[in-house]
RNA sequence: GUCACUUGUGAAGAGAGCGCCGUACACCAAAGCGGACGCCGAAGGGGCAAGCGAUUUGUCAAAGCUGGGGCAAGCGCGAAACUCUCAGGCGAAAGGAUUCAUAAGUGUG
Numbered sequence: 001g002u003c004a005c006u007u008g009u010g011a012a013g014a015g016a017g018c019g020c021c022g023u024a025c026a027c028c029a030a031a032g033c034g035g036a037c038g039c040c041g042a043a044g045g046g047g048c049a050a051g052c053g054a055u056u057u058g059u060c061a062a063a064g065c066u067g068g069g070g071c072a073a074g075c076g077c078g079a080a081a082c083u084c085u086c087a088g089g090c091g092a093a094a095g096g097a098u099u100c101a102u103a104a105g106u107g108u109g
Stems, first nucleotide, its partner, number of pairs: 003107010017037001020035004038090003044086001045084003051077003056073005
């Protein structure tokens, strides 16, 4: 110096009821609390395709014997911003996957 990862700092960063009912010592009024529904996916978490692996079962071909092979199903591994919506969220703020810049650390010839 290159690339990868981690961390710090700065910047960008979406979606979906600030809906309904109840709840405050006139009345009215709650974003909190309780309830019934509706919705969102980008904290976290779950699921799987190709493929890979083992060779469990079935089947096919072959067969004198031995070794072995193809296919299918099942099993294990298996990515995402896909999918589920457990968690989380549905005014603003906060949070936020991810991206960019920068600094440090670790690895890397």

The RNA shown here (Glycine riboswitch aptamer) has 109 nucleotides and comes from Chloroflexi bacterium AL-W. It matches the Rfam family "Glycine riboswitch aptamer". Gene Ontology term of the family: glycine biosynthetic process. Its mean pLDDT, the model's own confidence on a scale to 100, is 79. Lineage of the source: Bacteria > Bacillati > Chloroflexota. RNAcentral holds the sequence, with entries from Rfam.